[in-house]
Large-subunit ribosomal RNA, domain I from Halogranum roseipondis, 517 nucleotides, folded computationally. The coordinates come from a structure-prediction model, not an experiment, and the mean pLDDT is 83. The full RNA is in RNAcentral, with records from ENA.

Context: one part of a larger RNA
RNA sequence: CCAGCUGGUGGAUAGCUCGGCUCGAGAGCCGAAGAAGGACGUGCCAAGCUGCGAAAAGCACUGGGGAGUCGCAUGGAGACAAAGAACCAGUGAUCUCCGAAUAGGAAUCCUCACCGCAAUUGCCUUGCGCAAUGGGGAACGUCGGGAAUUGAAACAUCUCAGUACCGACAGGAAAAGAAAGCAAACGCGAUGUCGUCAGUAACGGCGAGUAAACGCGACACAGUCCAAACCGAAUCCCUCACGGGACAUGUGGUGUUCGGACUGACUCUCACUCUCCGACCCUCUGACUGAAAUCUCCUGGAACGGAGUAUGAAACAGGGUGACAAUCCCGUAAGUCAGACCAGUACGAGACGCGUCAGCUCCAGAGUAGCGGGGGUUGGAUAUCCCUCGUGAAUUUCGCGGGCAUCGACCGCGAAGACUAAACACUACUCGAGACCGAUAGCGAACAAGUAGCGUAAGCGAACGCUGAAAAGCACCCCGAGAAGGGCGGUGCAAUAGGGCUUGAAAUCAGUUGGCG
Numbered sequence: 001c002c003a004g005c006u007g008g009u010g011g012a013u014a015g016c017u018c019g020g021c022u023c024g025a026g027a028g029c030c031g032a033a034g035a036a037g038g039a040c041g042u043g044c045c046a047a048g049c050u051g052c053g054a055a056a057a058g059c060a061c062u063g064g065g066g067a068g069u070c071g072c073a074u075g076g077a078g079a080c081a082a083a084g085a086a087c088c089a090g091u092g093a094u095c096u097c098c099g100a101a102u103a104g105g106a107a108u109c110c111u112c113a114c115c116g117c118a119a120u121u122g123c124c125u126u127g128c129g130c131a132a133u134g135g136g137g138a139a140c141g142u143c144g145g146g147a148a149u150u151g152a153a154a155c156a157u158c159u160c161a162g163u164a165c166c167g168a169c170a171g172g173a174a175a176a177g178a179a180a181g182c183a184a185a186c187g188c189g190a191u192g193u194c195g196u197c198a199g200u201a202a203c204g205g206c207g208a209g210u211a212a213a214c215g216c217g218a219c220a221c222a223g224u225c226c227a228a229a230c231c232g233a234a235u236c237c238c239u240c241a242c243g244g245g246a247c248a249u250g251u252g253g254u255g256u257u258c259g260g261a262c263u264g265a266c267u268c269u270c271a272c273u274c275u276c277c278g279a280c281c282c283u284c285u286g287a288c289u290g291a292a293a294u295c296u297c298c299u300g301g302a303a304c305g306g307a308g309u310a311u312g313a314a315a316c317a318g319g320g321u322g323a324c325a326a327u328c329c330c331g332u333a334a335g336u337c338a339g340a341c342c343a344g345u346a347c348g349a350g351a352c353g354c355g356u357c358a359g360c361u362c363c364a365g366a367g368u369a370g371c372g373g374g375g376g377u378u379g380g381a382u383a384u385c386c387c388u389c390g391u392g393a394a395u396u397u398c399g400c401g402g403g404c405a406u407c408g409a410c411c412g413c414g415a416a417g418a419c420u421a422a423a424c425a426c427u428a429c430u431c432g433a434g435a436c437c438g439a440u441a442g443c444g445a446a447c448a449a450g451u452a453g454c455g456u457a458a459g460c461g462a463a464c465g466c467u468g469a470a471a472a473g474c475a476c477c478c479c480g481a482g483a484a485g486g487g488c489g490g491u492g493c494a495a496u497a498g499g500g501c502u503u504g505a506a507a508u509c510a511g512u513u514g515g516c517g
Stems, first nucleotide, its partner, number of pairs: 001515008014502001015466002019437002021434006027427002029136002037098003040053003044076002048072002059092006068080003103111003112116001119133005140171001141169005151158001155205001181188002192219005202210002223419003226365001230253002234251001235246004259363003262359005273351004283340007293309001294325001295308004310327002312316001318330003370391007398414005453460002473501001477487003
């Protein structure tokens, strides 16, 4: 120096999984009756997590449950429980301080008052009397504001993109929505979403690029109410009542494009609206019932293994049990019961009254429709939608649209008021599944995880899984200064399974053996 062997160090690999990831289904708001989130407390011993709140790992009641229990956490001590505990579900009680934080102030504490809705609103009996709002929420939604990198092989219009981001606001969904619509000479009949139409029409330094709609096929389907004409207090609110207030600046009735009112005639009560009652099924969740070997022999620490003989199956999904279990346990198939959602929906009942004809008197949303100037936006080109300045109609014998203007015809429709379920977006939450990961992977986090640590701060941000079937977790004795370490001994199938303990690779260290020198 090389190689082997015996050990050490180290923690790869294999196996495992109380964790993650993705998809599907369910479910979907909380809050001044003080939320979300925190601080501080709270246990016999109590540092952390969890729970709870000075009534403090809890109190009361109802129902379930059942012989054990006093969280993670298996120790000591002491308690509770058949007068029914623990545990589960529901309803209550308590619920410190901060926090929208709201009597005033303040880094989670204090002060004044003796009780304070601070602020902004509504009603008002004028008293904060009765009420409302505020703040939070993973993503999803509507509205307002709104970049740049980039691409154009540079760059300015353009693009990225109405994206990222910021703000306001709402809900379990939101938004949209019942034609002054499309279409094309045929017709359709609210909206939304998905597929297609189609990378097409169109836009575009006609560059780069951007980019619809009709129609068709699906999901799901639902339609309504005012203003006015006409009538004129017939109306509404508080109160047990008396009474008071709102209201002629119009409560209420009628009425709404199939136009209506009014007048006249006819008919009879299948529309809408309101009130009352109020589901089945499906789906989901929870609970209950739930078949058939612990048969013989062998190995073994242990039978769930091997050999043999049986059984169930609408159940041979899965998990556990001392090795691989349809028949040991929990379950599973199937069935039953309860609850939630669907839904105060459908059906049903009541009130009101739907409708037809004629007259042609009245009504039918104005700084609107339209036009011009300037902008933004859009595929919208002369023909998208919106903003701003100016101008500015008609009144059903009327008006708007039909992708250039104007006129006529034809076709479609009735703006300038409002509401509207379902079908679709998302996943903080619950459940299920996986030709997803298996501890340098999978969430940053399987462990004290947004922890330890770092930073003045905004913020950044780890590592650490596995004894054994069962602690049976090594009594006693010896060496030792020793509660270190070791020996003997014992437990155990095994201790080279001895508390960071399954397996235990490599680099590497020591000892030893052999070879070369």